[in-house]
Overview
The RNA shown here (transfer RNA) has 75 nucleotides and comes from a marine sediment metagenome. The coordinates come from a structure-prediction model, not an experiment, and the mean pLDDT is 81. Rfam family: tRNA. From the family's description: Transfer RNA (tRNA) molecules are approximately 80 nucleotides in length.

RNA sequence: GCCCGUGUAGCUCAGUCCGGCUAGAGCACCUCAUUCGUAAUGAGGGAGUCGGAGGUUCGAAUCCUCUCGCGGGCU
Numbered sequence: 001g002c003c004c005g006u007g008u009a010g011c012u013c014a015g016u017c018c019g020g021c022u023a024g025a026g027c028a029c030c031u032c033a034u035u036c037g038u039a040a041u042g043a044g045g046g047a048g049u050c051g052g053a054g055g056u057u058c059g060a061a062u063c064c065u066c067u068c069g070c071g072g073g074c075u
Base pairs, nucleotide, nucleotide: 001074002073003072004071005070006069007068010027011026012025013024020058029045030044031043032042033041051067052066053065054064055063
């Protein structure tokens, strides 16, 4: 230098193929109930402008362009 994969909640990930509900799950965290107390269990809650910028579109996490980080491959 070229190619491939990847980036979404504190962590691990789904959703992208085929654009359309108001962005989701588990764990973790907070509150309450239960208990003599803790754990467990049950109920509720907070948390993400989807790596960044621009474009297309009535509408973008999803399509297009540029760019950054990480991992791998080739020369």